[in-house]
Molecule: THF (Tetrahydrofolate) riboswitch aptamer
Organism: uncultured Erysipelothrix sp.
RNA sequence: CAAAGUAGAUAACAUGCGUUAAGUGUUUGUGGAUGGGAAGUUGCCGCAAAACGAAGCAGAGAUGCGCGAUAUGUUAUUGCCUCCGUUG
Repeated sequence: CAAAGUAGAUAACAUGCGUUAAGUGUUUGUGGAUGGGAAGUUGCCGCAAAACGAAGCAGAGAUGCGCGAUAUGUUAUUGCCUCCGUUG
C1' cells in the first nucleotide's frame, strides 16, 4: 500500500403457508445477536401493546389458475463506522 472476511439486502428457482387473514409493513417499549477480537447503531432479529389492512375464482370431482409489499432452502450480486488483528 492492497486484499480477505458479518448481520443483512436484492433477484431467480424450488418447496410451503395464508386467502375462515396469519404473515408482511408502521409506531412505542424491551431484550438479543452482529467480519478474527473488543465495543457500537440510524442497520438486523425476538417479545409485548396499539393502529391500519387484502382477491379470490373455476370444476361433478380429483384438482387447477391467481392473489399476499407471505415463510424456508439453494444460487448469484452486494455487504460494517472505531481500535486491534489476519493475508500478500